Transfer RNA from Candidatus Magasanikbacteria bacterium CG10_big_fil_rev_8_21_14_0_10_47_10, 71 nucleotides, folded computationally. The sequence was found in a public genome assembly. Rfam family: tRNA. The family's RNA type in Rfam is transfer RNA.
[in-house]
């Protein structure tokens, strides 16, 4: 500096342009003599700007980081 692919609760990993879900973790509660394991509710995310569109995590453009290849 050219090309491809990538960024989604804390972490991991889904989601055919139409309610962002899962799994670990975490909090409360239930079991338990206590902690663990089990059950049962909860909270919690689409990288940043802009456009398309009735609706954009998903399509356009632009940046910012991370991988691969190439010179």
């Nucleotide at each position: 500096u050219c090309g491809g692919g990538g960024a989604u609760c804390g972490u991991c990993u889904a989601a055919u342009g139409g309610u962002a879900g899962g799994a670990c973790a975490c909090c409360a509660g239930g079991u338990u003599u206590u902690g663990g394991u089990c059950c049962u509710g909860g909270g919690a995310a689409u990288c940043g700007g802009g456009g398309u569109u009735c609706g954009a995590a998903a399509c356009c453009c632009u940046g910012u980081c991370c991988c691969c290849g190439a010179g």